[in-house]
Context: one part of a larger RNA
RNA sequence: GACGAACGCUGGCGGCGUGGAUUAGGCAUGCAAGUUGAGCGACGGAUAGACUUCGGUCUAUUACGGAGCAGCGAACGGGUGAGUAACACGUGAACAAUCUGUCCCUUCAUUCCGGAUAAUUGGUCGAAAGGCCUUGUAAUACGGGCGAGGGUCUCGAAGAGGCAUCUUUUUGAGAAGGAAGGCGCAAGCCGUGCAGGGAGGAGUUCGCGGCCUAUCAGUUAGUUGGUGGGGUAAUGGCCUACCAAGACGACGACGGGUAGCUGGUCUGAGAGGAUGGUCAGCCACAUUGGAACUGAGACACUGUCCAGACUCCUACGGGAGGCUGCAGUCGAGAAUCUUGGGCAAUGCACGAAAGUGUGACCCAGCGACGCCGCGUGAAGGAUGAAGGCCCUCUGGGUCGUAAACUUCUUUUAAGGGGGAAGAAUAAAUGACGGUACCCCUUGAAUAAGCCACGGCUAACUACGUGCCAGCAGCCGCGGUAAUACGUAGGUGGCAAGCGUUGUCC
Numbered sequence: 001g002a003c004g005a006a007c008g009c010u011g012g013c014g015g016c017g018u019g020g021a022u023u024a025g026g027c028a029u030g031c032a033a034g035u036u037g038a039g040c041g042a043c044g045g046a047u048a049g050a051c052u053u054c055g056g057u058c059u060a061u062u063a064c065g066g067a068g069c070a071g072c073g074a075a076c077g078g079g080u081g082a083g084u085a086a087c088a089c090g091u092g093a094a095c096a097a098u099c100u101g102u103c104c105c106u107u108c109a110u111u112c113c114g115g116a117u118a119a120u121u122g123g124u125c126g127a128a129a130g131g132c133c134u135u136g137u138a139a140u141a142c143g144g145g146c147g148a149g150g151g152u153c154u155c156g157a158a159g160a161g162g163c164a165u166c167u168u169u170u171u172g173a174g175a176a177g178g179a180a181g182g183c184g185c186a187a188g189c190c191g192u193g194c195a196g197g198g199a200g201g202a203g204u205u206c207g208c209g210g211c212c213u214a215u216c217a218g219u220u221a222g223u224u225g226g227u228g229g230g231g232u233a234a235u236g237g238c239c240u241a242c243c244a245a246g247a248c249g250a251c252g253a254c255g256g257g258u259a260g261c262u263g264g265u266c267u268g269a270g271a272g273g274a275u276g277g278u279c280a281g282c283c284a285c286a287u288u289g290g291a292a293c294u295g296a297g298a299c300a301c302u303g304u305c306c307a308g309a310c311u312c313c314u315a316c317g318g319g320a321g322g323c324u325g326c327a328g329u330c331g332a333g334a335a336u337c338u339u340g341g342g343c344a345a346u347g348c349a350c351g352a353a354a355g356u357g358u359g360a361c362c363c364a365g366c367g368a369c370g371c372c373g374c375g376u377g378a379a380g381g382a383u384g385a386a387g388g389c390c391c392u393c394u395g396g397g398u399c400g401u402a403a404a405c406u407u408c409u410u411u412u413a414a415g416g417g418g419g420a421a422g423a424a425u426a427a428a429u430g431a432c433g434g435u436a437c438c439c440c441u442u443g444a445a446u447a448a449g450c451c452a453c454g455g456c457u458a459a460c461u462a463c464g465u466g467c468c469a470g471c472a473g474c475c476g477c478g479g480u481a482a483u484a485c486g487u488a489g490g491u492g493g494c495a496a497g498c499g500u501u502g503u504c505c
Stems, first nucleotide, its partner, number of pairs: 001504003005501005012374006018367002025330003029327003034072003039069002043065002045062007079285003089209007098202003103198004108193003111145004122133004152175010181190003211257003218248003223245008260282004264275004287308005310321004338364001340363003346360001347358004377408004387399005413442006422432001449494005454475003460489005470477002
């Protein structure tokens, strides 16, 4: 000098930041991922009309509603740092060894059929969670046929290029392989399929770089390489069969310990040292361990399955759950906040749109936790008042222009009045917020502490105590005149803080 700090004493205001560092311990409750009726059928409501046996029925319309099928999203956003010493990260390269939903551009296409099923009806089992049977309908759900410009694969021909495997262009023959419709009066718009390109994203490989330990010296059998096969989007012992016996290591292998990495942050003249909280990028994890499914993308925080521990419900047969999301709670701890408001803005998902959702985010609340700013009055005022303290005590010194008193101001405070920007619009739409800010009124009014005073180190006397009580960062003070203990007066320093402790330079 610095801090995500804590503790003690004290505490007026504002702005901007910041706040579970310990038990990746356990969690009550609420919320945190939905959306689409312009993909689909039904049901309910409302409105209008017609009929009516007055119970209702039918038809049409719909800014309406809750389910279901279907699509997209749910792999983002948010949290945490347990693990990881590793191509995890940083940086620079490579992929002739790769994939890519949505988005943008280009070309072509979007044809003909079919069978189901959820919803629904009826029944039934179960305490529940949840099932079973029956009936029954639709689709941009599912299946099949035709067809193929281009693409893929197999076999050939010719040319061009390169970086070894090779890449690429033209061409011949053959094979398999595609789709979905919706809205609109219409124009058209939105979709759907094959293909080519782009953007962004992802995957893989390599050079270099960044901890401690030799009181860890040898390690390794899928181990190192090859061939065949499998697998993947893709290279590869990634996997497998066979063959060979290799591979790594004092330039520190292997083992052990510790640790998320970086941009940065702190310090320092720099070199360096320490550190990685908030913010940003990457990685890893989601009760513990394992596994795959779906999908463009996951081996998936609020998906599935299995096993374990734990908690809860139970009619004892069986079930349910996962806050390292936002709040909140218990525990442990020196220690870390509200079970708040709003989608107004910025973004994200869905939707043609209107819009809906969003504890992302924007705000407000709490904490002197930090930084910055402001205030607690200003000018005048000597009988140097009273009072305290000290002394050489009818007196003097000091607190001290300090107070009183006079004049003034009103930052702040309180009251009253006005009142935004942030909104993108033709109009409407603001959580914050009647906030910031402006004007007026009142009245010095509402506001100062903490630490130190032997030397280092700015600041001294009196009393009490008497090696006691105590102080102390180091040196050291205290045993009867203590500037070092305790109190008082005074003084010094900093100031809404001050001091102590801890940690780093």
Small-subunit ribosomal RNA, 5' domain from an uncultured bacterium, 505 nucleotides, folded computationally. The full RNA is in RNAcentral, with records from ENA, Greengenes and SILVA. It matches the Rfam family "Bacterial small subunit ribosomal RNA". Model confidence (mean pLDDT): 85 of 100.